GlmS glucosamine-6-phosphate activated ribozyme aptamer from an Acidimicrobiia bacterium, 193 nucleotides, folded computationally. The prediction has a mean pLDDT of 76. Its Rfam family is "glmS glucosamine-6-phosphate activated ribozyme aptamer". Rfam links the family to the GO terms catalytic activity and regulation of gene expression.
[in-house]
RNA sequence: CGACAACCAACAGCGCCUGGCCUCGGUUCAUCGGGGGUCUGGGGGUCACCCCCCAGAUUUCACACUCCACCGAGGUGACGAGGAGGAAGGUCAUCGAAGUAUUCGGCGGAUGCCUUCCCGGCCGGCUCAGGUCGUGAGGAUGGGAGCAAAACCCGGGAGCGAUCCCGGAACAGAGACCCACCCAUGAGUGCCG
Repeated sequence: CGACAACCAACAGCGCCUGGCCUCGGUUCAUCGGGGGUCUGGGGGUCACCCCCCAGAUUUCACACUCCACCGAGGUGACGAGGAGGAAGGUCAUCGAAGUAUUCGGCGGAUGCCUUCCCGGCCGGCUCAGGUCGUGAGGAUGGGAGCAAAACCCGGGAGCGAUCCCGGAACAGAGACCCACCCAUGAGUGCCG
């Protein structure tokens, strides 16, 4: 430095493709394999000639494959769940499934998060300040119910192919929801209790 295996981390999630990778076709070159000829060596046919087999060298022929390069056409480039008060700035933008594949690389987008301002809910009303959230409008912890698609398997279809499409069955987590429990601001006040 390269390859393989296991585990962990990490990884994409929306769109696109001028790189990469893959497929098909074409062209050029090279290599290997194959057939024929010649030569050499070995073995066999009781055999010098002749025939057969094997190996090597050389030459020629056609075909197919592979590799490299170029050209053309195509394929691939991550499965769903969840997510929006407004503006600006910043930022590798939530959750798990499959899994280690170029799921690489790049460009663009984005409802996340952070900061500031505005609007709005809650913290009994009002005022000031503060906190926390975003209209289903407080936080922490534990529990509960409910919920996916792909992969895989089975079947079908399109394509020369890479690959793509359709149908069937299974399985999450986060958030929200429900339950329990804990926590959840000061001052003022002619308001309410």